[in-house]
A computed fold for a 511-nucleotide part of an RNA from an uncultured bacterium, annotated as small-subunit ribosomal RNA, 5' domain.
Its Rfam family is "Bacterial small subunit ribosomal RNA".
The full RNA is in RNAcentral, with records from ENA, Greengenes and SILVA.

Context: one part of a larger RNA
């Protein structure tokens, strides 16, 4: 001087910030990821004679759920940091370019029907659709093979022209405005891998390895790679610290300090790592996937006992440990995000309000002026005087805060839509144009009345403050020096100072 604190004593507001450091125990309830009818068959429900329309929506199917939001177990590692490379790689959705969207099939969920079962949930049969799913046609500068020329690169090689063979694709909707589907080329972004330097403590850890370490060869990947697998070789590391143990997510940064350094990673932002413990693939552009799925485990419910169900290291909340650490709130009005032609729906992300002096900034609790220096208390040298103390009273002001009564925001940018300009169309311009959670807040104005507000620690040196009682090595203090055994400025109280101040002190931790 710091500080996610905590604890004792007190506490008026307001701004902004933070607010389980232990139990990655255990979790009741409730939200947190849905959304498209402009892909589908259907169903209900409304209006209608009817044809149609108009609104919900279990099923299929699309795109999302890999973002976002939590914790720090784990890892001492290419994990991260920083610089550089992938001629060894992917990238759904955007953008920008070329080219294609011809013509068929078979199911199948829902739907009817029937069974089984307490249930979760399952089984037959019958029948439907689709941008679901197979197949044929086309086919390329895509991919394979083959081979020639030219350019470049540190290497393995990488482009590039042009030639032959072979494989390989698509999908409709609609309000006719439009959007979509299928292949490729580059762009954008995200990521995957490689590498150079940098990353804690023990040497009372000194050898330590057999997929170990290299090779062609093969499986695997998006891809390089002993990643994997036969087979060959005996290699590899290691005092410049290997192996082994203990500790730890790690950067931006942060606090100290003149600085060098020392300490730390809470709150914001990047990366990593986990999602009851462990273990696996699946789906998909992306996971080995917290609010998917399997399996084994350990706990917890349900149960008709046969057999299901669960996973708060998401917001609240709840027991439980703790010195300690907040509400089962509001609102999608902004900002972002997913889905959607859109309106719009979904969003404990976010934004907002509530708690709590946990911090940090700000402001209050009065201003002048008033000596009979009132009582009162404390000292005292005791017909006196000194001090609390201008303090009080009282006069006069003033009204920040508090109360009361009025007014009342920005944050809203636009969105369907509407006019008007320009414009082949696309589109672009400009003007009108609903939506506020907080919130009747913030502010502003007016009344009222000093009115609604001052405490903790100290006072022996250090260290800024001093007497008087009590007490008698007692009772006590005490950071370190020491303090107390009859006049204690160091124990308790009092008065009086002094330092801080909605605080102040006390511990604990780091300079």
């Nucleotide at each position: 001087g710091a500080u996610g604190a905590a604890c004792g004593c007190u506490a008026g507001c307001g701004g902004c910030a933070g607010g389980c450091c232990u139990a990655a125990u255990a979790c009741a309830u409730g939200c947190a990821a849905g959304u498209c009818g402009a892909a589908c068959g259907g169903u209900g429900g409304c209006a209608g004679c009817a044809a149609u329309g108009c609104c919900a929506u279990a099923g299929u199917g699309g795109c999302g759920c890999a973002c976002g939001g939590g914790u720090g177990c784990g890892u001492a590692a290419c994990g991260c940091g920083u610089a550089a490379c992938c001629a060894a790689c992917c990238u759904a959705c955007c953008c920008a370019g070329u080219u294609c969207u011809g013509g068929g099939g078979g199911a199948u969920a829902g739907c009817c029907c029937g069974c089984c079962g307490a249930a979760a949930g399952g089984c037959g049969g019958a029948u439907u659709a689709a941008u679901a799913c197979c197949g044929c046609a086309u086919a390329a500068g895509a991919c394979a093979a083959u081979a020639a020329c030219c350019u470049g690169g540190c290497a393995u090689c990488a482009g590039g022209u042009a030639g032959u063979u072979g494989u390989u694709a698509a999908a409709g909707a609609u309000u006719u405005a439009u959007u979509g589907g299928a292949a490729u080329u580059g762009g954008a972004u995200g990521g995957g891998g490689u590498u150079g330097c940098g990353u804690g403590c023990c040497a009372u850890u000194a050898g330590c390895u057999a997929g170990u370490u290299g090779g062609g060869g093969g499986g695997g990947u998006a891809a390089c790679g002993g990643c994997c697998c036969a087979c060959c070789a005996a290699g590899g590391c290691g005092a410049c610290g290997a192996u082994g143990g203990c500790u730890a997510g790690g950067g931006g940064a942060g606090c100290u300090g003149a600085g060098a350094g020392g300490c730390u990673g809470g709150u914001c932002c990047c990366c990593c790592a986990c999602a009851c413990g462990g273990g696996c693939a699946c789906u998909g552009a992306g996971a080995u996937a917290c609010g998917g799925g399997c399996c084994c485990g350990a706990c917890u419910c349900c149960u008709a006992c046969g057999g299901g169900a669960g996973g708060c290291a998401g917001c609240a909340g709840u027991a439980g440990g703790g010195a300690a650490u907040a509400u089962u709130g509001g609102g999608c009005a902004a900002u972002g995000g997913c889905c959607g032609a859109g309106a719009g729906g979904c969003u404990g992300a976010c934004c907002c309000a509530g708690c709590c002096a946990u911090g940090c900034c700000g402001c209050g609790u009065g201003c002048a002026g008033g000596a009979c220096g009132a009582a009162g208390g404390c000292u005292u040298u005791c017909u006196g005087a000194g001090u609390c103390g201008u303090a009080a009273a009282c006069u006069g002001c003033u009204u920040u805060u508090g109360c009361c009564c009025g007014g009342g925001a920005a944050g809203a940018a636009u969105a369907a839509g509407g006019c008007c300009c320009a414009u082949g169309c696309g589109u672009g311009g400009g003007c009108c144009g609903a939506c506020g959670a907080c919130g009747g807040u913030a502010c502003c104005g007016g009344g009222u009345g000093a009115a609604u507000a001052a405490g903790c620690a100290c006072c022996g040196g250090c260290u800024a403050a001093c007497u008087c009682c009590g007490u008698g090595c007692c009772a006590g203090c005490a950071g370190c020096c020491g303090c107390g055994g009859u006049a204690a400025u160091a124990c308790g109280g009092a008065g009086g100072g002094u330092g801080c101040a909605a605080g102040c002190g006390u511990u604990g931790u780091c300079c």